[in-house]
RNA sequence: GGGCCUAUAGCACAGUGGCAGUGCGUCGGUUUUGCAUACCGAGGGCGGGAGUUCGAUUCUCCCUAGGUCCA
Numbered sequence: 001g002g003g004c005c006u007a008u009a010g011c012a013c014a015g016u017g018g019c020a021g022u023g024c025g026u027c028g029g030u031u032u033u034g035c036a037u038a039c040c041g042a043g044g045g046c047g048g049g050a051g052u053u054c055g056a057u058u059c060u061c062c063c064u065a066g067g068u069c070c071a
Base pairs, nucleotide, nucleotide: 001070002069003068004067005066006065007064010024011023012022013021018054026042027041028040029039030038047063048062049061050060051059
């Protein structure tokens, strides 16, 4: 320098154009003498920019970061 892959919640990951989810964790409540467990609830997120589209986490391009391969 070039090819490919990845980027979504605090962590690990789903989500093939139409309300952004799961597990664990955090906070609150019920339960307990208390803790834990269990149950209920809450908060919190699409790496940045542009394009396509009625509509983009999703498709296209560029950039950034990480991984991998070639030189």
Predicted 3D model of a 71-nucleotide RNA (transfer RNA) from a Candidatus Spechtiibacteriota bacterium. Taxonomically the source falls in Candidatus Spechtiibacteriota (Bacteria, Bacteria candidate phyla). Its Rfam family is "tRNA". From the family's description: Transfer RNA (tRNA) molecules are approximately 80 nucleotides in length. By type it is a transfer RNA. Its mean pLDDT, the model's own confidence on a scale to 100, is 85.